A computed fold for a 77-nucleotide RNA, annotated as c-di-GMP-I riboswitch aptamer.
[in-house]
């Protein structure tokens, strides 16, 4: 220093529920909530996958807290 296990502190994010708001819906966003998270930061025009609408998605959208692709922190042994 890199890369791997394990683990402490402090900061962070926030899933079911519920309550309000927008959408035809998937879901979104606000408040409450804490099941997790070392990238649960970011990124859906260019990958897989899933999942709404629709007769029918190659064309419309939705999910990055499925998987990926990016970048990148405090800090013990």
């Nucleotide at each position: 220093u890199a890369c791997g296990a394990a683990u402490a502190u402090g900061a962070g994010c926030a899933a079911a529920g519920c309550a309000g708001u927008a959408g035809u819906g998937a879901u979104a966003c606000u408040g409450u909530g804490a099941c997790g998270c070392a990238a649960a930061g970011c990124u859906a025009u260019a990958g897989g996958g899933a999942c709404u609408u629709g007769u029918a998605a190659u064309u419309a959208g939705u999910u990055a807290g499925c998987c990926a692709g990016u970048u990148g922190c405090a800090c013990u042994u």